RNA sequence: GGGCCGGUAGUUCAGCUGGCAGAACGUCUCCCUCGCAAGGAGAAGGCCCUGGGUUCAAAUCCCAGCCGGUCCA
Numbered sequence: 001g002g003g004c005c006g007g008u009a010g011u012u013c014a015g016c017u018g019g020c021a022g023a024a025c026g027u028c029u030c031c032c033u034c035g036c037a038a039g040g041a042g043a044a045g046g047c048c049c050u051g052g053g054u055u056c057a058a059a060u061c062c063c064a065g066c067c068g069g070u071c072c073a
Base pairs, nucleotide, nucleotide: 001072002071003070004069005068006067007066010025011024012023013022019056027043028042029041030040031039049065050064051063052062053061
C1' cells in the first nucleotide's frame, strides 16, 4: 500500500432483504428472607464511530474518513 471482517446500552452481542432500537449479564427500586444469596416484579441506561449523499423515511443503501482485527505484498 491492497483485500476482507468489525465499530449499536456500563460489558458481550443481535438487528444491517430501509418503516417504534433489542437480548443476556451488570446497575437501581420493590417483593420474598431474621439477614444474605438464589428466585419473582419493575425501572434507568444508546441522537447506532465521524462527515456527506440517496429517500417520504437510514443503525440498515452509496461515498469519503477515523479506529480495531485478519490476510496478502